[in-house]
This record gives sequence, structure tokens and C1' cells, in this order.
RNA sequence: UGUAAGAGUAGUCUUGGCGCGUCAAGUGCCGCCGAACGGGACGUUGUCGGCGGACGAAAGGAACUUUUUCCUGCGGUGUCAAGGCGCGUCCGCUACG
Repeated sequence: UGUAAGAGUAGUCUUGGCGCGUCAAGUGCCGCCGAACGGGACGUUGUCGGCGGACGAAAGGAACUUUUUCCUGCGGUGUCAAGGCGCGUCCGCUACG
């Protein structure tokens, strides 16, 4: 200096483990505020947190013996692991010449 057929974010999906709820929390929806988001810049997309609001559910069985435990379910449930997917331009990195 050239090439790209390379890697990596936020996150998302599937499976499995361990939990939580089923006495309704969580999830999802709306509003406001804030935060992070390939190593850098700009930008896109989505994400997360706080507060507030509206809506709102799937239970069944067994043991024990009196309020607990367990099992099977259920919840757009939490978390961990593995696997799949996962930046537009420029620079950087990596690889090759």
C1' cells in the first nucleotide's frame, strides 16, 4: 500500500439446569425521565433501568394433618450454561499478498 473471504457489541432465538409466581408478583402495553449500546467517529436498529398509568391469568392431584410439603401443568416468568443468529460508512484490529 492492496484485498476481505476474518473476528468482536447491545441484544435475540432454541435446548437444558436451577428458581419464582399460580394467595398474581413477573411478562406484555402506554406516558415521562435516564443509561448503556463492536476499539474510535457519525448514524441506524433494537435494548435496559427508575417512576407513574391502564389492562389482566390455569389450574389439577397427592401426602401430611391444619397449613405446610411434593408431583403434573400453567406464566408472552427470573437466572445460568451451551448452541444458532447478530452494525450501515470510514478508520482501527486480524489474515493474506

The RNA shown here (THF (Tetrahydrofolate) riboswitch aptamer) has 97 nucleotides. The coordinates come from a structure-prediction model, not an experiment, and the mean pLDDT is 81. Its Rfam family is "THF (Tetrahydrofolate) riboswitch aptamer". About the family: Tetrahydrofolate (THF) riboswitch was first reported for Ames et al. as an RNA motif in 5' untranslated (5'-UTR)regions of folate transport and biosynthesis genes in Firmicutes genomes.